RNAcentral holds the sequence, with entries from ENA, Greengenes and SILVA. Predicted 3D model of a 1483-nucleotide RNA (small-subunit ribosomal RNA) from uncultured Crater Lake bacterium CL500-13. Taxonomically the source falls in Candidatus Parcubacteria (Bacteria, Bacteria candidate phyla).
RNA sequence: AGAGUUUGAUCAUGGCUCAGGAUGAACGCUGGCGGCGUGUUUAAGGCAUGCAAGUUGAACGGGCAUUUGUAGCAAUACAGAUGCUAGUGGCAAACGGGAGCGUAACACAUUGGUAACGUACCCCUGCGUCGCGAAUAAUUCACCGAAAGGUGGACUAAUACGCGAUACGGAUGAGGGGCCCUCGGGCAUUCUCAUUGAAAGAUUUAUCGCGCAGGGAGCGGCCUAUGUUCGAUCAGCUAGUUGGUAAGGUAACGGCUUACCAAGGCUACGACCGAUACCGGGUGUGAGAGCACGACCCGGCUCACUGGGACUGAGACACUGCCCAGACACCUACGGGUGGCUGCAGUCGAGAAUAUUCCACAAUGGACGAAAGUCUGAUGGAGCGACGCCGCGUGCCGGAUGAAGCCCUUUGGGGUGUAAACGGCUUUUGGUAGGGACGAAUUCGUGACAGUACCUACAGAAUAAGAGGUUGCUAACUCUGUGCCAGCAGCAGCGGUAAUACAGAGACCUCAAGCGUUAUCCGGAGUUACUGGGCGUAAAGCGCCCGCAGGUUGUGUUGCGCGUCACAUGUCAAAUCUUAUUGCUCAACGAUAAGGCUGCAUGUGAUACGGCAACGCUCGAGGCCGGGAGAGGUAUCGGGAAUUGCUAGUGUAGCGGUCAAAUGCGUUUAUAUUAGCAAGAACACCCAAUGCGAAAGCACGAUACUGGAACGCGCCUGACACUCAUGGACGAAAGCGUGGGGAGCGAAUGGGAUUAGAUACCCCAGUAGUCCACGCCGUAAACGAUGCAUGCUAGGUAUAAGGAGUUUCGACCCUCUUUGUGCCGUCUAAAAAAGCUAACGCGUUAAGCAUGCCGCCUGGGAAGUACGACCGCAAGGUUAAAACUCAAAGGAAUAGACGGGGACCCGCACAAGCGGUGGAUUAUGUGGUUUAAUUCGUCGGUAAGCGAGAACCUUACCUGGUCUUGACAUCUAGCUGCAUGCCCCUGGAAACAGGGGAGGCCUUCGAGGGUGCUAGACAGGUGCUGCAUGGUUGCCGUCAGCUCGUGCCGUGAGGUGUACCCUUCAGUGGGGUAACGAGCGCAACCCUUAUCCUGCGUUACAUUUACACAGGAGACUGCCCUCGUAAGAGGGAGGAAGGUGAGGACGACGUCAAAUCAGCAUGGCCCUUACGACCAGGGCUACACACAUAAUACAAUGGCCAGUACAGAGGGCCGCCAAGUCGCAAGACGGAGCUAAUCCCUAAAACUGGUCUCAGUUCAGAUUGAGGUCUGCAACUCGACCUCAUGAAGUCGGAAUCGCUAGUAAACGCAGAUCAGCUCGCUGCGUUGAAUACGUUCUCGGGUCUUGUACUCACCGCCCGUCACACCAUGGGAGUUGGUAACACCCGAAUGUCGCCGAUUGGCGGCAGAAGGUGGGAUCAAUAACUGGGGUGAAGUCGUAACAAGGCAUCCGUAGCGGAAGCUGCGGAUGGAUCACCUCCUU
Repeated sequence: AGAGUUUGAUCAUGGCUCAGGAUGAACGCUGGCGGCGUGUUUAAGGCAUGCAAGUUGAACGGGCAUUUGUAGCAAUACAGAUGCUAGUGGCAAACGGGAGCGUAACACAUUGGUAACGUACCCCUGCGUCGCGAAUAAUUCACCGAAAGGUGGACUAAUACGCGAUACGGAUGAGGGGCCCUCGGGCAUUCUCAUUGAAAGAUUUAUCGCGCAGGGAGCGGCCUAUGUUCGAUCAGCUAGUUGGUAAGGUAACGGCUUACCAAGGCUACGACCGAUACCGGGUGUGAGAGCACGACCCGGCUCACUGGGACUGAGACACUGCCCAGACACCUACGGGUGGCUGCAGUCGAGAAUAUUCCACAAUGGACGAAAGUCUGAUGGAGCGACGCCGCGUGCCGGAUGAAGCCCUUUGGGGUGUAAACGGCUUUUGGUAGGGACGAAUUCGUGACAGUACCUACAGAAUAAGAGGUUGCUAACUCUGUGCCAGCAGCAGCGGUAAUACAGAGACCUCAAGCGUUAUCCGGAGUUACUGGGCGUAAAGCGCCCGCAGGUUGUGUUGCGCGUCACAUGUCAAAUCUUAUUGCUCAACGAUAAGGCUGCAUGUGAUACGGCAACGCUCGAGGCCGGGAGAGGUAUCGGGAAUUGCUAGUGUAGCGGUCAAAUGCGUUUAUAUUAGCAAGAACACCCAAUGCGAAAGCACGAUACUGGAACGCGCCUGACACUCAUGGACGAAAGCGUGGGGAGCGAAUGGGAUUAGAUACCCCAGUAGUCCACGCCGUAAACGAUGCAUGCUAGGUAUAAGGAGUUUCGACCCUCUUUGUGCCGUCUAAAAAAGCUAACGCGUUAAGCAUGCCGCCUGGGAAGUACGACCGCAAGGUUAAAACUCAAAGGAAUAGACGGGGACCCGCACAAGCGGUGGAUUAUGUGGUUUAAUUCGUCGGUAAGCGAGAACCUUACCUGGUCUUGACAUCUAGCUGCAUGCCCCUGGAAACAGGGGAGGCCUUCGAGGGUGCUAGACAGGUGCUGCAUGGUUGCCGUCAGCUCGUGCCGUGAGGUGUACCCUUCAGUGGGGUAACGAGCGCAACCCUUAUCCUGCGUUACAUUUACACAGGAGACUGCCCUCGUAAGAGGGAGGAAGGUGAGGACGACGUCAAAUCAGCAUGGCCCUUACGACCAGGGCUACACACAUAAUACAAUGGCCAGUACAGAGGGCCGCCAAGUCGCAAGACGGAGCUAAUCCCUAAAACUGGUCUCAGUUCAGAUUGAGGUCUGCAACUCGACCUCAUGAAGUCGGAAUCGCUAGUAAACGCAGAUCAGCUCGCUGCGUUGAAUACGUUCUCGGGUCUUGUACUCACCGCCCGUCACACCAUGGGAGUUGGUAACACCCGAAUGUCGCCGAUUGGCGGCAGAAGGUGGGAUCAAUAACUGGGGUGAAGUCGUAACAAGGCAUCCGUAGCGGAAGCUGCGGAUGGAUCACCUCCUU
């Protein structure tokens, strides 16, 4: 100090999350020692038991025990001493200890005051301490009661109580001077007078006490200023209330209390009410400012079972005192009593959770006492808890090219790892033993802690390591299992068969006696912004103006010195904090010293600035005067065009409306046309980027009244100003009320269309409304999405209003100037500079630079909603949340993709043509169906005569029969003189099994090689995954594109280059240009072909020829004309060929998770007497049907018959096969020739002649029968061909659709591959050989530029609402229940007070008075049938509203309507695409 997360990527906005620190913590796993701290945060819930406040015999009488003396025999009596003691008396008990209920307050903190007060114990000073008296407890007697306790009689003492005396400077009253003063009074070194008030002794010689005064110290009471949480969805509160007078009361002031009088007091600077809360020193965090907190320690306050009350006392309205009431608990003999752990321990309960019923008064402190001393759960200590902080340890050195185990592996190795083992050393810690403190102040004695700390010795590595993590943030990676399952997760997100993210293991990382998790606080968060933010479009400027309070305020002088500044003083407790030094071995912890605690008060000084006061000034502001501009406002009057209606005329069959129609109107005469009349609403042209107004808004003309602004010349006032919470006025459209009016338009509604539907868009009608008057409403995309005011920071231009100058007779023009309204973009000359901005953009009309004031914002949704309040007739408006939910939502710009957006260009894309497909039959392929099997793959284009010529084989499928180291490869071990193999027989369908026979290894002699058998490693798999892959292939597409380096532009993504113009088949080339170059593509190079030349050649009958082979030439817009800057285009010449001559090979970056694991290869998974292997037979050839591709046809441009020609390219020895002969033919026989320019395969359409004559035919040939040929082990399932016979559909094919631009289409045949055989397919070859292209509007595909976008899985996108289901929180709700605080009334304890009686306690009555009761309200919660919307859910239903012109541009306000999104009306916005026009700028 930052990081992750919105996007395809970017910048900014903005939230969420993380890394840090902390805790009185808790939980999980683990756990060696010590020191110092710390430990019921919850139920201020209830408490058993013990202890926590006593002491004093030197105040007093008595009692008990012991003892001394005297008397006595003794009992005993008297007089003492010592110890203990219940009671009377004194002091203490108001401290110490606990808790945080209450309290938003003089409770606390700080600062002052008390001249308005008190003070026991302590200190100092002065004076005094005389005399007398009456009781009472204890005790004793009697009695009551269960107890607690109580009653009566008798006796007695005091430092208990009472009376008298004395007394000051005390108190009270009166008076005189002095000083101070708040003017009331007060003070004392003052004075005088009157009245009045004291005391206590004890013990023994020195003290302790007592009384009256004065003073001090310390402690308290009261008052004051300032500070001190949240809510305005709490705005008004208050009757002792505010003040006064009098009285009472208090230590003291005071409505503190009472009576009377007055009517005040508080409040937007937040009263009152509600919620929450002890306050401070400080603690945590933070750079700080702040924010959060208030455990432990210290100070203050408050409380003591709940509520009320007083008594005693110096002090209390009293934690372990009293009285009363209440709740609770206990005892009881039922009559009545007792109790208060929020003291220390402890217990129950509650809770995630918090300790011992310990030791000691040795120390410190406290109470009492003369003291000794007693008491002290204060305190000092120990115990328990890793709860926190701090320290230490769990060993150290050596020890392998490195054991074992475990993990990984490319099988070579690597890791754990010097780690271990092993050798040596040490002993902190722990153990045992010995010694042994400080703390003691104080001469002696006195230690709970404690036999502790510490020291010494001994043995021995001995007693001691875990937790979390390893996808990124964030340090640390592999294997296995799992397979959107199980699970993880702080956020982003992992998991759907190769998971570094789950689980386990190994390894590693971090911290370490701890480590993690959870909770909470601060930080990061500049996401509340004082330091230190924003508001055009991200959230955010009130619709607009006026304006009180408030805030701010021009200029000069003077005064004051309030703010401000400086210095000094006091205070700011201690602890804490910082620094230094220092003590425990260090540290934590502690000690000492200094500083700080940013504050407050007082004094002195300064006077610039702000403030206040006074006097001025004129530039801010305002006023007077003048002539102009304007749709500014209100009212009245007037006008014409148009529309509709009515009347009359003319006139006849249609009109109207739409994409097209229909509803509708019309023969009762419409529409059209002419004239007249009537009505209401709105005002064409002028009109503009115009003007006016605060905004909303304002437009025919005239008149009346009226507001504001600008300009000009002077004059006047003299800061009068700016802004503005609350408040007030105005405020489009729609809507509401009352009354009018109603032509046109037109929500709703009706009808017609469209449509799957059409509650819409379109059409025909049409009611409210729109208009007027009056009154409401108070909202709009009320927008410049930009608050108002002031100042400053180059302009240009247009326009509106005014003025001036020049000129003129006067003007126009021109120039300058003030005010307002606009613009300043490319070609293109001009415009934008600076600055600001996330960018877009703004840019003197600021979104620039500043000042003043106001309003508003703080993630999205829920929601501008609920509740409450105010306003409204209503509709509704204003104000305005939360639960819950998400990790985003949103802005600007970028690259794509897309658009039922635009522009340009190309392509057999359309058009123009030729021939087809779709209809028929057949063939082939596919789907489907069937089957034991009909093996598998391929599926829009880019599958379907494709992989791929299936009789067996192929073959992967099915049935059956068989084999298990295997049909195939390599290796090891053992055995085997044994080839492998061949022949024969038997069984069998064969595979195979059994039997027999012939023949019988090589050799370097090493049982070496080979073979077979057995056993084991392994083989094998057309099994799965093409979504794990390689390779190959298809399509876009032979389309012209796709990129890079450097530079430049931009914050950046990115752009530029590659846009533009011309040109080209082409990102081909040229021009131009912040680009300059380059690469992959294009083109060219390569092959074939057309012409020629040269060479060579034999297989060519011959030829300077033809052919073949080899090499070369040739074509380059080179030449001419025209156009063009050029590139190039058009035409021409020459030429075999002309503008790429023709054809081929060649396929950029990429796209489709395209195809293929069955061609091959290959990761992973799976099978292993089978998913492997062999064999026979069957199947892949099935057949209602559908599709695709072909073949053949439907005929005369033809069929048939006869005759006659002409190729190219290939192939050929298990081959091609000639002649000849036979057969109708397929073919057979035959065998010449040929290992091929030599031989063979080898042409058909065409041409010539004849015939057929338009028909299901002399067309067509399917199907079927019979007979054959050939191949082959074998043609049944299931081959091809031949002959004879048979002779189906079909007469040119619906919607639709395909190919082709020249040697092309079309037609014709030939060859080849595969192959034993089998082709209508494929590939190649030649023969014959056309038609048409005006052109780019349209269809399809593609390219470039541009535009919009809410798409980026990219329109097969995104996305809205109802409905249905599930869950969640929430509003309303007949009500029900509970709490809180008041109010009214009733009752009224203790107590206080007043009065009366009585006087010794007392009795009676009045008033106040807690708890309780009654009542109606307020308020806050909980709960509720039912109900409203909201949110979230897997792949539900209905539609398609929005995003592109989203297919009717969208949105805002309002109203009506509709299953729903929504539709329609009225007004408004642009945050609308596209096209055209106008205007503007420049020339």